[in-house]
This is a predicted structure of a 184-nucleotide RNA (FMN riboswitch aptamer (RFN element)) from a Chloroflexota bacterium. The prediction has a mean pLDDT of 76. The organism belongs to Chloroflexota, within Bacteria.
RNA sequence: CGCGGCCUUCGGGGCAAGGUGUGAUUCCUGACCGGUGGUAGUUCCUCACCUGUCGGUGGGGAGAGCCCACGAGCGGCCCGGCUGGUUCUCUCCAGCCGGGUGACAGCAGAUCCGGCAACGGUGACGUCGUCGCGGCGCCACCUCAACGGAGCCGACGGUACAGUCCGGAUGGAAGAAGGCGUGC
Numbered sequence: 001c002g003c004g005g006c007c008u009u010c011g012g013g014g015c016a017a018g019g020u021g022u023g024a025u026u027c028c029u030g031a032c033c034g035g036u037g038g039u040a041g042u043u044c045c046u047c048a049c050c051u052g053u054c055g056g057u058g059g060g061g062a063g064a065g066c067c068c069a070c071g072a073g074c075g076g077c078c079c080g081g082c083u084g085g086u087u088c089u090c091u092c093c094a095g096c097c098g099g100g101u102g103a104c105a106g107c108a109g110a111u112c113c114g115g116c117a118a119c120g121g122u123g124a125c126g127u128c129g130u131c132g133c134g135g136c137g138c139c140a141c142c143u144c145a146a147c148g149g150a151g152c153c154g155a156c157g158g159u160a161c162a163g164u165c166c167g168g169a170u171g172g173a174a175g176a177a178g179g180c181g182u183g184c
Base pairs, nucleotide, nucleotide: 001183002182003181005180006179007178008177009176010175017029018028019027031164032163033154034153035070036069037068038067043062044061045060046059047058048057049056050055065152066151073107074106075104076101077100078099079098080097081096082095083094084093085092111150112149113148114147120142121141122140123139125137126136127135128134129133156167157166158165
């Protein structure tokens, strides 16, 4: 550095203060929160090289709830068990519990406005070279995480209607870190 087996650990946050009401962390005013992997320019950190300096080039890292996906969840299907109905039994039906199932191509959320800069793209102009076409300069537009502003989203069951309370959950998981083994 890799391999692909085993093991260990870690792995979700949040309604203050009020209003209405018999009753609300569920409604209303407001408050607060943001899992995992990836991708993303200016920017920040770091390393190497060039440079007298300013800086330039390249590599790595950080950085998104609403850019792309995943997870949990809700259904469907399959297997097993329990209870009830039907029933002599079998069988059939319903409900509950557990397990499996990525593809079962099932369901499964949300961002705009203004706008700096760089790179890139498109177009016009100028200039140099030209078979083709390309280089440089400059302007406009598009894109634009800084910055400013205004919004939106958030499983199931319970309960006065829940992202935040209680519950499944001392659970599970996307994944993260490490150890053992093994090859070079």